[in-house]
Small-subunit ribosomal RNA, central domain from a Christensenellaceae bacterium, 350 nucleotides, folded computationally. It matches the Rfam family "Bacterial small subunit ribosomal RNA". Gene Ontology terms of the family: structural constituent of ribosome and ribosome. RNAcentral holds the full RNA, with entries from SILVA.

Context: one part of a larger RNA
RNA sequence: CUGGGCGUAAAGGGUGCGUAGGUGGUUUGACAAGUUGGUAGCGUAACUCCGAGGCUUAACCUCGGCACUACUACCAAAACUGUUGGACUCGAGUGCAGGAGGGGCAAAUGGAAUUCCUAGUGUAGCGGUGGAAUGCGUAGAUAUUAGGAGGAACACCAGUGGCGAAGGCGAUUUGCUGGACUGUAACUGACACUGAGGCACGAAAGCGUGGGGAGCAAACAGGAUUAGAUACCCUGGUAGUCCACGCUGUAAACGAUGAUUACUAGGUGUUGGGGGACCAAGGUCCUUCGGUGCCGCCGCAAACGCAUUAAGUAAUCCACCUGGGGAGUACGUUCGCAAGAAUGAAACUC
Repeated sequence: CUGGGCGUAAAGGGUGCGUAGGUGGUUUGACAAGUUGGUAGCGUAACUCCGAGGCUUAACCUCGGCACUACUACCAAAACUGUUGGACUCGAGUGCAGGAGGGGCAAAUGGAAUUCCUAGUGUAGCGGUGGAAUGCGUAGAUAUUAGGAGGAACACCAGUGGCGAAGGCGAUUUGCUGGACUGUAACUGACACUGAGGCACGAAAGCGUGGGGAGCAAACAGGAUUAGAUACCCUGGUAGUCCACGCUGUAAACGAUGAUUACUAGGUGUUGGGGGACCAAGGUCCUUCGGUGCCGCCGCAAACGCAUUAAGUAAUCCACCUGGGGAGUACGUUCGCAAGAAUGAAACUC
């Protein structure tokens, strides 16, 4: 390489959009590039194989024959692929009618709580722990009442509930805005799927500039514990956490499970729609489409388990793996302000 694989053994890209490429629904005509059949040419020699012969035999050598993928030319076929013309509506998209949603962005508003400030009441403790101490407090704390300031997060509702491609999204109102779903069948007529490169998005931490800073809290300081304690516990506390703009581009970015399509027993919840029957106050039952859970056949699987939301049966396209360590390291290159990220070996060793 081929092959075999990729939930947990090595292996699914963090996610989407999309270029090239690969693949592609039903029907009909033409062409004949692929394809299939035939004929001819070429396919040297040697080698292989078959039959003879020569060295005493063999290896070895000589002669004759068969065969020779491929390639070239011509003739023919038209099922399949392809190219081209016409047609279709089931795939895909548009329209129309609806309801659902923490989807996104911006602005405004609200209440509870913590902290701080001011004033009143009030007096000796408070706080903290396994127990203490550091700490705070007679310069009046803790507690309590009233008023004020400021920042951050939004209890209950809340749910293997909803939405989003993923990251993620949860107070309320308003504005702008994306997507999905259901019903209908008016329109287009294969317009589709995947997607190397590319582009965009991408938690937390971190970085730059300027704000902000209540609580929490790396670092740091002190008190304890301990043989020690650079920790766990306690008292403090700065970056940071928050906002705006820019960068970084990584996570156990997980369903450790790529995307799309078709098919293959059921049962039971829940969520968003549609249709029908009964009763009609509310509801009950049947059915259908989309999502989200649990259980469970066939089948699969090393087992665990998966099982119409497949890890089953098939098809298309992409990514990735090929013993452990060395190593996600070195070197080089690209990107980055840096931190670093991406790509990514070998010697050696078991």